RNA sequence: CUCCGAUAAAGGUAAACUUAUCGAAAGGUAAGGACACAAAGUUACGGGUCUAAGGUUUAUUUUGACUAUGAUCGCCGGGCUGCCGAA
Numbered sequence: 001c002u003c004c005g006a007u008a009a010a011g012g013u014a015a016a017c018u019u020a021u022c023g024a025a026a027g028g029u030a031a032g033g034a035c036a037c038a039a040a041g042u043u044a045c046g047g048g049u050c051u052a053a054g055g056u057u058u059a060u061u062u063u064g065a066c067u068a069u070g071a072u073c074g075c076c077g078g079g080c081u082g083c084c085g086a087a
Base pairs, nucleotide, nucleotide: 004085005084012037013036017032018031019030020029021028022027035074041080042079043078045077046076047075048072049071050070054067055066056065057064
């Protein structure tokens, strides 16, 4: 340095839920709160998934269908970075 991840040490993050707020929604942000996490740090690069404002289309005017430019990194993989040092 790389791989690896311990009944180690020092720490870290914060699910669901509640309140407030932004958003058409999915979802995000803040406070509380801890289900979990060795990258649950970061990045929308690839895939998956979610939503459908707008657009297209359909019906009888309503209903419905399709579609990300929206979202998700705590869905998976990739890129970048990082604490410690048992076997």

c-di-GMP-I riboswitch aptamer from a Bacillota bacterium, 87 nucleotides, folded computationally. Its mean pLDDT, the model's own confidence on a scale to 100, is 86. NCBI's taxonomy places the organism under Bacteria, Bacillati, Bacillota. It was read from a public genome assembly, where an Rfam model found it.